The RNA shown here (transfer RNA) has 77 nucleotides and comes from an Acidobacteriota bacterium. The sequence was found in a public genome assembly. The organism belongs to Acidobacteriota, within Bacteria. Rfam family: tRNA. Gene Ontology term of the family: triplet codon-amino acid adaptor activity.
[in-house]
């Protein structure tokens, strides 16, 4: 350079065939519990869904572009 895959909460990941408020867990916070600590329970807080733009009545979801990362592969005078 060429092709394919990934990006969704601080981390690891769901999100089914485009359908209304985008979840889980573990972490963080406060709180119950205990003599203290861990465990356990309760609870609240945390999201431009990687950026742009486009199709749609509506887009995490589909098309384009750009970014990052990762795999294969071509170069390697």
């Nucleotide at each position: 350079c060429c092709g394919c895959c990934u990006g969704u909460a601080g981390c690891u990941c769901a999100g089914c065939a485009g359908g209304a408020u985008a979840g889980a867990g573990c972490a963080a916070c406060g709180g119950a519990c205990u003599u203290c600590u861990a465990a356990u329970c309760c609870g609240u807080a945390g999201g431009u869904c990687a950026g742009a733009g486009g199709u749609u009545c509506g887009a995490g979801u589909c098309c384009u572009c750009u970014c990052a990362g990762g795999c294969g592969g071509a170069c390697c005078a």